[in-house]
Molecule: RNase P RNA; transfer RNA
Organism: Binatia bacterium (SeqCode)
RNA sequence: AAAGUGGAUCAAGCGGUCGCUUCCCGCUCCGCCAUAAGUGAUAGCGGAUGGCGGGGAGAGGAAAGUCCGGACUCCAUAGGACAGGGUGGCCGUUAACGGCGGCCCCGAGCAAUCGGGGGAGAGUGCCACAGAAAAGAUACCGCCCCGUGAGACAAGAAUAUCUAACGGGGUAAGGGUGAAAAGGCGAGGUAAGAGCUCACCGGUUCACCAGUGAUGGUGGAUGCGAGGUAAACCCCACCUGGAGCAAGACCAAAUAGGAGGGCCGGGUGGUCCGCCCUUAGCCCUCGGGUGAGGUCGCUUGAUCCCAUGAGCAAUCAUAGGGCAAGAGGAAUGAUCGCUCUGGCUCCCUAGUAGGGGGCCUGACAGAAUCCGGCUUAUCGAUCCACUUUAGCC
RNA sequence: GGCGACGUGGUGAAGUGGUUCAACACGGAGGUCUGCAAAACCUCUAUUCACCGGUUCGAAUCCGGUCGUCGCCUCCA
Numbered sequence: 001a002a003a004g005u006g007g008a009u010c011a012a013g014c015g016g017u018c019g020c021u022u023c024c025c026g027c028u029c030c031g032c033c034a035u036a037a038g039u040g041a042u043a044g045c046g047g048a049u050g051g052c053g054g055g056g057a058g059a060g061g062a063a064a065g066u067c068c069g070g071a072c073u074c075c076a077u078a079g080g081a082c083a084g085g086g087u088g089g090c091c092g093u094u095a096a097c098g099g100c101g102g103c104c105c106c107g108a109g110c111a112a113u114c115g116g117g118g119g120a121g122a123g124u125g126c127c128a129c130a131g132a133a134a135a136g137a138u139a140c141c142g143c144c145c146c147g148u149g150a151g152a153c154a155a156g157a158a159u160a161u162c163u164a165a166c167g168g169g170g171u172a173a174g175g176g177u178g179a180a181a182a183g184g185c186g187a188g189g190u191a192a193g194a195g196c197u198c199a200c201c202g203g204u205u206c207a208c209c210a211g212u213g214a215u216g217g218u219g220g221a222u223g224c225g226a227g228g229u230a231a232a233c234c235c236c237a238c239c240u241g242g243a244g245c246a247a248g249a250c251c252a253a254a255u256a257g258g259a260g261g262g263c264c265g266g267g268u269g270g271u272c273c274g275c276c277c278u279u280a281g282c283c284c285u286c287g288g289g290u291g292a293g294g295u296c297g298c299u300u301g302a303u304c305c306c307a308u309g310a311g312c313a314a315u316c317a318u319a320g321g322g323c324a325a326g327a328g329g330a331a332u333g334a335u336c337g338c339u340c341u342g343g344c345u346c347c348c349u350a351g352u353a354g355g356g357g358g359c360c361u362g363a364c365a366g367a368a369u370c371c372g373g374c375u376u377a378u379c380g381a382u383c384c385a386c387u388u389u390a391g392c393c
Numbered sequence: 394g395g396c397g398a399c400g401u402g403g404u405g406a407a408g409u410g411g412u413u414c415a416a417c418a419c420g421g422a423g424g425u426c427u428g429c430a431a432a433a434c435c436u437c438u439a440u441u442c443a444c445c446g447g448u449u450c451g452a453a454u455c456c457g458g459u460c461g462u463c464g465c466c467u468c469c470a
Base pairs, nucleotide, nucleotide: 001389002388003387004386005385006384007383008382009381010380012339013338014337015336016335017334018333020058021057022056023055024054025053026052027051028050029047030046031045032044060364064375065374067373068372069371070370071369072244073243074242075241079273080272081271082270084240085239086238087237088236089103090102091101092100093099104117105116106115107114108113118235119234123233124232125229126228127227140175141174142171143170144169145168146167147166148165150163151162152161183201184200186198187197188196202224203222204221205220206219207218208217209216210215248296249295250294251293258286259285260284261283262282263281265277266276267275268274288469289468303322304321305320307318308317309316310315340362342360343359344358345357346356347355348354349353394466395465396464397463398462399461400460403419404418405417420438421437422436423435424434425433443459444458445457446456447455
């Protein structure tokens, strides 16, 4: 330098003008001696609902999809069994996880690196077409043996040989089919063949060693017997109660404790037990009412930044510092100027190149209870580490 | 905001336990019949089962991820 691999960060910057949401302060206005809930203060207080002025704060790396996991709330403090669901190499990490980190095995790549991961020796199912056969198999072609009756070898007979036919058997080496064909390959062996025998490779299993473990190494034994599919049922191990902030609690307003049905039941949103409530009470449906309301939950949290230490790392501990939207038809915007990123084009100097002007462009996208992840979308820019090849020193 | 269901010709829909031609009905186009039409009959009308990956020999179907459509969920007694 070229080609490539993995990861991290940013998400245009500054200023002016006009707006939006929320909080605080001052003045004004209204009301009152307890105020609706709630919150704050303590002599002055309150304003749901106002006006003026000033000040503070105001989207993201994914706020998204809602795919996992938790916190929180209600139903038992969520308890037992079954069903259902989920996860799947090992060890660790964590509040938890299907996340993350390290390691192991298999596969792809020259490599950096990337992709995959329980069990098909418990059982069941399925494997179209083709093919002989699709699973404790079979014989279509081929190969080989035996038998029968023929033919040929210049004539006849016998024997041997050869040829094709028929019948009986052997054989999975070869052909052919298929996505997949009963360990691979070579030698011996055989009528032809075959783990039938042997060497090597692969597999299974046992012992020892190393490792927490997945697993690996060494040695022995075993000819080796059963293909694929579990994102088919299933088996094994582990996890798992349900609902979701429209959860849930309170205030205001309002009314018909009305009708029908069910029942010792009803609640816990699959079933049973258990637990809780209740003995004329509860549930379901219809009907009715009020408001289209307010307050809390609501943002200080498994929180963020930085430093040090432990650890290979994920992560954890300690110290210091920071507080960063909290709205509810839902704000976080618009515009102008300068600079910047990228693209197009024009002019000047002109040897690759430099300078100046104009226009366009700056993505994906938008908090809604809150966190940890994953996935998906994303104009571009910058940085770090590593690999291969080539050249130079 | 939360939760759930669905997506197959132009339309309505079957097929969802895997392999053979994706049925059926209404449409649409062409033809036969007729003087012309209707009806009837014949033929055609899905190269992509919303889209993209994966599992498998093989996917409309099974598993993930995107996109779209529809439905339910506020108070009181």